[in-house]
């Protein structure tokens, strides 16, 4: 890097360095930011994917504890959109299209396993 599975409307801060951007994207918004962005370090915290401990179970597993390995600590994955499906109704039209509403997928992020 790739594949598979699970989760994603909850939760959680300061200091030092740094010096202008950031919020994944080709887009449109909106927000944060010299009262200091990204990024790095330290400390703290949140959470419970893996590990560990105990108990239960025929197996896959389940419950509780712990907080070692990761991760995370503005706004729903910030909102919409990308592709598909459905529906109430509107508009246009007469092979249907478009708006609204809802759902799914995709994408992204994190963890674990395999490669």
């Nucleotide at each position: 890097g790739a594949u598979u599975u699970a989760u994603a409307a909850a939760g959680a801060a300061g200091a030092g360095g740094g010096g202008a951007g950031a919020g994944a994207u080709a887009a449109g918004g909106c927000u944060c930011u010299g009262c200091g962005a990204a990024c790095c370090u330290c400390u703290a915290g949140c959470a419970a994917c893996c590990a560990g401990u105990a108990c239960c179970g025929u197996g896959u597993g389940g419950u509780a504890c712990c907080a070692g390995g990761u991760g995370c600590u503005a706004a729903a994955u910030c909102c919409u959109a990308a592709c598909c499906c459905u529906u109430u109704g509107g508009c246009a039209a007469u092979u249907u299209g478009u708006c609204u509403a809802g759902g799914g997928a995709a994408a992204u992020a994190u963890a674990a396993a395999u490669u």
Description:
The RNA shown here (SAM riboswitch aptamer (S box leader)) has 115 nucleotides and comes from a Cytophagales bacterium. It was read from a public genome assembly, where an Rfam model found it. NCBI's taxonomy places the organism under Bacteria, Pseudomonadati, Bacteroidota, Cytophagia, Cytophagales. The coordinates come from a structure-prediction model, not an experiment, and the mean pLDDT is 80.